[in-house]
RNA sequence: GCGCCCAUAGCUCAACUGGAUAGAGUGUGUGCCUUCGAAGCACAAGGUUCCAGGUUCAAGUCCUGGUGGGCGCG
Numbered sequence: 001g002c003g004c005c006c007a008u009a010g011c012u013c014a015a016c017u018g019g020a021u022a023g024a025g026u027g028u029g030u031g032c033c034u035u036c037g038a039a040g041c042a043c044a045a046g047g048u049u050c051c052a053g054g055u056u057c058a059a060g061u062c063c064u065g066g067u068g069g070g071c072g073c074g
Stems, first nucleotide, its partner, number of pairs: 001073007010026004019057001028044005050066005
């Protein structure tokens, strides 16, 4: 230099062929339970879906450019 893949909650990951309010586990907070804690149970909070544009009635999803990471080739 060229090609391919990835980027979604604090962390690990879903989200189908573009369609209803973007979810799960874990972690965190509160409560229940307990003599106290752990474990368990219930509830809650937590998101600019990497950034900027475009297409569309509608974009996490499709297109373009950029940034970061990984792999391969030279």
This is a predicted structure of a 74-nucleotide RNA (transfer RNA) from Candidatus Sungbacteria bacterium RIFCSPHIGHO2_02_FULL_47_11. The coordinates come from a structure-prediction model, not an experiment, and the mean pLDDT is 80. Its Rfam family is "tRNA". Lineage of the source: Bacteria > Bacteria candidate phyla > Candidatus Sungiibacteriota.